[in-house]
RNA sequence: CGUCGAUGCGGCGACGGUAAACAGGGCAUUAGGCCGCAAGCGUGGGCGGGAAAUCCGCCCGGUUGCC
Numbered sequence: 001c002g003u004c005g006a007u008g009c010g011g012c013g014a015c016g017g018u019a020a021a022c023a024g025g026g027c028a029u030u031a032g033g034c035c036g037c038a039a040g041c042g043u044g045g046g047c048g049g050g051a052a053a054u055c056c057g058c059c060c061g062g063u064u065g066c067c
Stems, first nucleotide, its partner, number of pairs: 001016005007038005025067004033041001043061007
C1' cells in the first nucleotide's frame, strides 16, 4: 500500500495476490454475522397472495448481560 471479516466511515484483526480465518479482549447468552455510528444485506417474528415452492408483497425487530 492492497485484499478480506455483508454495506459506508472509523477502530480492531488477519493475510500478500488469495478471500479465507481456530484472528478480531474474556465468559455466558442469542438465529443474530468482531466493535462504534449510520443503514437494514443476511437473519428472526407476524400478516397477506399463491395449488405449491428453496416463490412474491407488506409490517415489526435489529443479540443481550457481566468483567